[in-house]
Small-subunit ribosomal RNA from an uncultured Bacteroidota bacterium, 1450 nucleotides, folded computationally. The coordinates come from a structure-prediction model, not an experiment, and the mean pLDDT is 82. Its Rfam family is "Bacterial small subunit ribosomal RNA". The RNAcentral record of the sequence draws on ENA and SILVA.

RNA sequence: GAUGAACGCUAGCGGCAGGCUUAACACAUGCAAGUCGAGGGGCAGCGGGGAGUAGCAAUACUCUGCCGGCGACCGGCGCAAGGGUGCGUAACGCGUGAGCAACAUGCCCAUAACAGGAGGAUAACCCGGAGAAAUCCGGACUAAUAUUCCAUAGUAAGUAGAUAUCGCAUGGUAUUUACUUUAAAGCUUCGGUGGUUAUGGAUUGGCUCGCGUAACAUUAGUUAGUUGGUAGGGUAACGGCCUACCAAGACGAUGAUGUUUAGGGGUUCUGAGAGGAAGAUCCCCCACACCGGAACUGAGACACGGUCCGGACUCCUACGGGAGGCAGCAGUGAGGAAUAUUGGACAAUGGUCGGAAGACUGAUCCAGCCAUGCCGCGUGCAGGAAGACGGUUCUAUGGAUUGUAAACUGCUUUUGUAGGAGAGCAAUAAGGUCUACGCGUAGACUGAUGAGAGUAUUCUACGAAUAAGCAUCGGCUAACUCCGUGCCAGCAGCCGCGGUAAUACGGAGGAUGCAAGCGUUAUCCGGAUUCAUUGGGUUUAAAGGGUGCGUAGGCGGUUCGGUAAGUCAGUGGUGAAAGUUUGCAGCUUAACUGUAAAAUUGCCAUUGAUACUGUCGAGCUAGAAAGUAGAUGAAGUGGGUGGAAUGUGUGGUGUAGCGGUGAAAUGCAUAGAUAUCACACAGAAUAUCGAUAGCGAAGGCAGCUCACUAAACUAUAUUUGACGCUGAGGCACGAAAGUGUGGGGAUCAAACAGGAUUAGAUACCCUGGUAGUCCACACUGUAAACGAUGAUAACUAGCUGUUUGCGAUAUACCGUAAGUGGCUAAGCGAAAGCGAUAAGUUAUCCACCUGGGGAGUACGCCGGCAACGGUGAAACUCAAAGGAAUUGACGGGGGCCCGCACAAGCGGAGGAACAUGUGGUUUAAUUCGAUGAUACGCGAGGAACCUUACCCGGGCUUGAAAUGCAGAUGAAUAAUUAUGAAAGUAGUUAGCCAGCAAUGGCAUCUGUGUAGGUGCUGCAUGGUUGUCGUCAGCUCGUGCCGUGAGGUGUCGGCUUAAGUGCCAUAACGAGCGCAACCCCUAUCGAUAGUUACUAACAGGUCAAGCUGAGGACUCUAUUGAGACUGCCACCGUAAGGUGCGAGGAAGGUGGGGAUGACGUCAAAUCAGCACGGCCCUUACGUCCGGGGCGACACACGUGUUACAAUGGGAGGUACAGAGGGCAGCUACCACGCGAGUGGAUGCGAAUCUUUCGAAAGCCUCUCUCAGUUCGGAUCGGAGUCUGCAACUCGACUCCGUGAAGCUGGAUUCGCUAGUAAUCGCGCAUCAGCCAUGGCGCGGUGAAUACGUUCCCGGGCCUUGUACACACCGCCCGUCAAGCCAUGGGAGCUUGGGGUACCUAAAGUACGUAACCGCAAGGAGCGUCCUAGGGUAAAACAAGUGACUGGGGCU
Repeated sequence: GAUGAACGCUAGCGGCAGGCUUAACACAUGCAAGUCGAGGGGCAGCGGGGAGUAGCAAUACUCUGCCGGCGACCGGCGCAAGGGUGCGUAACGCGUGAGCAACAUGCCCAUAACAGGAGGAUAACCCGGAGAAAUCCGGACUAAUAUUCCAUAGUAAGUAGAUAUCGCAUGGUAUUUACUUUAAAGCUUCGGUGGUUAUGGAUUGGCUCGCGUAACAUUAGUUAGUUGGUAGGGUAACGGCCUACCAAGACGAUGAUGUUUAGGGGUUCUGAGAGGAAGAUCCCCCACACCGGAACUGAGACACGGUCCGGACUCCUACGGGAGGCAGCAGUGAGGAAUAUUGGACAAUGGUCGGAAGACUGAUCCAGCCAUGCCGCGUGCAGGAAGACGGUUCUAUGGAUUGUAAACUGCUUUUGUAGGAGAGCAAUAAGGUCUACGCGUAGACUGAUGAGAGUAUUCUACGAAUAAGCAUCGGCUAACUCCGUGCCAGCAGCCGCGGUAAUACGGAGGAUGCAAGCGUUAUCCGGAUUCAUUGGGUUUAAAGGGUGCGUAGGCGGUUCGGUAAGUCAGUGGUGAAAGUUUGCAGCUUAACUGUAAAAUUGCCAUUGAUACUGUCGAGCUAGAAAGUAGAUGAAGUGGGUGGAAUGUGUGGUGUAGCGGUGAAAUGCAUAGAUAUCACACAGAAUAUCGAUAGCGAAGGCAGCUCACUAAACUAUAUUUGACGCUGAGGCACGAAAGUGUGGGGAUCAAACAGGAUUAGAUACCCUGGUAGUCCACACUGUAAACGAUGAUAACUAGCUGUUUGCGAUAUACCGUAAGUGGCUAAGCGAAAGCGAUAAGUUAUCCACCUGGGGAGUACGCCGGCAACGGUGAAACUCAAAGGAAUUGACGGGGGCCCGCACAAGCGGAGGAACAUGUGGUUUAAUUCGAUGAUACGCGAGGAACCUUACCCGGGCUUGAAAUGCAGAUGAAUAAUUAUGAAAGUAGUUAGCCAGCAAUGGCAUCUGUGUAGGUGCUGCAUGGUUGUCGUCAGCUCGUGCCGUGAGGUGUCGGCUUAAGUGCCAUAACGAGCGCAACCCCUAUCGAUAGUUACUAACAGGUCAAGCUGAGGACUCUAUUGAGACUGCCACCGUAAGGUGCGAGGAAGGUGGGGAUGACGUCAAAUCAGCACGGCCCUUACGUCCGGGGCGACACACGUGUUACAAUGGGAGGUACAGAGGGCAGCUACCACGCGAGUGGAUGCGAAUCUUUCGAAAGCCUCUCUCAGUUCGGAUCGGAGUCUGCAACUCGACUCCGUGAAGCUGGAUUCGCUAGUAAUCGCGCAUCAGCCAUGGCGCGGUGAAUACGUUCCCGGGCCUUGUACACACCGCCCGUCAAGCCAUGGGAGCUUGGGGUACCUAAAGUACGUAACCGCAAGGAGCGUCCUAGGGUAAAACAAGUGACUGGGGCU
């Protein structure tokens, strides 16, 4: 885009079309084929006339074919057309073009001729009979355009000739001779009409042929009247159409036969076309008429509304018998998703009959139903902004949108309603009048007739009045928001959407598209160059046969000539109409219709052309082959033969192991192995040479040698003269394994056994070991049979190896031919790559491919001894499978490098007790969060109450705190009573602001907006943080390369702590990181000196910078200097490196800190804070008391103290730094063993104070290896302090008690120098403190680093990848469960077709003595054939089947 459509929602009108696609299923009822009296006998019924009877009459009855006319009957014509359907048919059925010298043709036209006579019947009617009926029988009468006979007849037919002529053949035509045979019908108004014969025409049909016209080869052979001939029969006619005889043919890979499917065409839909699909309506042809068979009649049928027979079904029946055929028009049932009225009329067109009038006509013309389609019209038009109300929505005092939309004003009236008028379609028939003439014809005028229909059309009135929906809105694809829902409900054409912010589900608002329709479903074409003729491919995506030879076939070098089959051109015929296209025209337009033209790409015939192809003839030598000469090689087959190695045997030497492995064991060995020597035997394989070397068609081929066989190659140009290339089928060869028979058997070695390994180990490793490995003969016929690349021929730049020839030569070097390799130009390719050995450019031929899986499976067939091989599907299922390349990530891949990563060391953890955090458990609650590294002395830098978020209980509800408005009341506030655990509740008393007032301020209460929430979501977020990692990386611009993703830069070499730098370089630069800039510290200046300092001077004290003073020193705190591989030596191109070099306080980043690139982990946090959404609102808010966060079989992390002598205890004695301090630090004094208490003073601090007199250290004494004078847990008692309060649940002090623990398994942590270790001191939080934690400070002060193999982490380069959620990836198979389709299967059931035999109706033909008939002839009987029926065996195709096999999905 389309449809004979259907379904859902919706629906105003008209025009024109269309309407059982399914059950060729069954059918009630009505109608669809009759007509002619001008063929006939007649006359039942109707009308008229006449006569009669009855009656006054009307009228009734009877008679009469006399007239109109006519049922039934005889006869003629028609019924073979029209109408329906698509069962069958793969066919001369259809289409197209020819042919019939092999034919027929009623009615019609023309021409010629004819029609004389005779006869016998029969239906109707009448009578009788049988039967329920249908119907039938008998008797008698009668007519014809019914029927019979005789006559006549030729241009008819037949037989036998003759002549002429024509044709592609058989043969035809014309003329002619003789003989034989066959015709007729009447009617009449006298005009005519009908009849017979013959010829011709027209029309219609019959037959034959060429070409075209489905699928399947998993259908490969078929055929006996089969193919042909002769003779005969039959037919309108040819013909095996039929019969007899003879021959053995005929068809088939260019697809016979079989099976399945199907009416064919004009045309229709689609498509740029070529094609593909379809065959409704309309037209042509065919076939069929309940199913099967058969003939009759006839011009025509083997007959839709005829006959006979058989069958199935239905109906009637008196049970004896009968009737029927809607695939005609309506209609009914059934089937189905689905398809209409039991309508009107013969007015028109057409048909049949008729002289005509006319009759009949479900053909036809009309109407009815249906949005089924196409076309047209309408549902208003213009103005109208307060941009209304309402709705929806947002960033919400407002804006946006619905939207000029509505309201409102004006206008119009198609349509509608009402009332009027009102067609065309009608031409003419009979009859009449007139004209013409050729006298029965033509013409003119007149002249009945309308189903549709009072329809179309038109006029008047009224009045916006009567008229809009459907689908969609994530992308494709035009159109977006809100709410609801929460992987639910649902959507979906594909991708996919939905798990609490859904433009994707449902609703709403809005929008978009189409519109009386809109969507959905189904089907066809297109897009799809996705079967490729136009117009594809095959190295790696699917796809080159394993290789050769070769049949058919296809294709084929060069010159000349002939021919004209292909080819090309002209002409003629045909290609029906309709349709399509174009012009014009008619319905108001359009659809529709009319008319004209074009087209119909085809087929046939004919005339010409001759380049190319074909064909025929004659040549040529460039292809090909042969000859001659040469030379080559693991080419093949058969024979002979050599050495090394291995194994075995015998003998010798010799002794304890050998062998084997990662390590072992099994095994062998004292019966003497292994090792070694000698000899012997056996079988197999041929080291070195040996090579991107050679040969072969491929498989493949390797010691040496002989024989035989084959081949490419080179040179020559002697011969032939296109002999060529390819090659479906076919034939041959064809690794390894395997099979058969017979040998052989050394090694190795499936199976098997044992030993190991392992969770297991039916494996890898080891020890053995049988088939086999070897030979001969035969089979198998497959491989990643690979260059994953078919064969042949030609052409298209180069460079560089190598093999074998030849030429020229000096052995260099060069040329040439055939091979064999590497790198590349052009070109090709998706890229990788290929590139004269093409995957380039061409030509020819063959083979093969068409998404993945199912599956190279099943079934069938062929081959094979078997194993198996060849050929080779479908159902079902998925939305991918795949190729090449890219970036990452990963690897028990590689290279380089780094890090307390390992190693080397020191000290710890893991064992104990305790502290603390976590898990778990428990609980009313044990609030919440953090969970590998990167949670666990973490949030918490202070849980007794508070904190507090948890639990129990008691209260409050505008609320504990904030705030707007309205109203009421009143100050605020203070004191106090009762009750209660408190909060609170209920009261009492005092008090009562400013202003003249209005009112304001403040407070309480009431009401209402609001508050409040540590409630949820860190996966909606901001901010902040951890980690990789202080690792050296991460990017950009421009350029260049690539189809692209991307790459380059950023790679390489050297170097660095560093992507730090240098060199190189299709890159050149730049940014974020690194480094530096900043702070502290180490050295020295300058400046400034108080509260710090004190060298000099002076004073002074028991002593002390205590005082004057000083600005030197230390120090304080501001500003500078200094370090840069700068200098030297060596190495290096440079960057830079090395140096127990110099100088310097410091040396190669001096030490430390701050500083954290692009990003990763949906990492952490909604409970620090902020914030979207959701949720609660007399509670999930808030207040109070108490409890809990502190529980305790257990497990883990982080710590503290220890286990002791480098120690514990006692005494003496020395030296810091950095901090803090007013609800504070507190000197000093007193008391207490002590924690502390009571006094007291200084200091908001370089001034005073602080265990500021630090501890380890040093000196002396003691303890002497023990659960101790170690260790201090736990417990008892007594206290101190803080605080409203130390029970749950504080710290500290003193006295007593004195647990575990004697250095810690596997494993594991930190640290490279002022570091580890060790020692003490301070601070924050804080009433106090569970701090052994955290953050700082100084004192003392080591050991070790060979080195980078390994573990962990990281960086760069490279490589592989089927990974990309990125190896914690991906993914294979069995098993378990469910579902689905399918193969096999004992069988069972069904179907269509064929074969054989038996039987055989009707009927044609043939035969025929008895019967009928004068006869002609008939009846009857028989024969052949056959539909149908029966029997039998087999094949084919389906369905089903216990069980069973694999497959797919989850």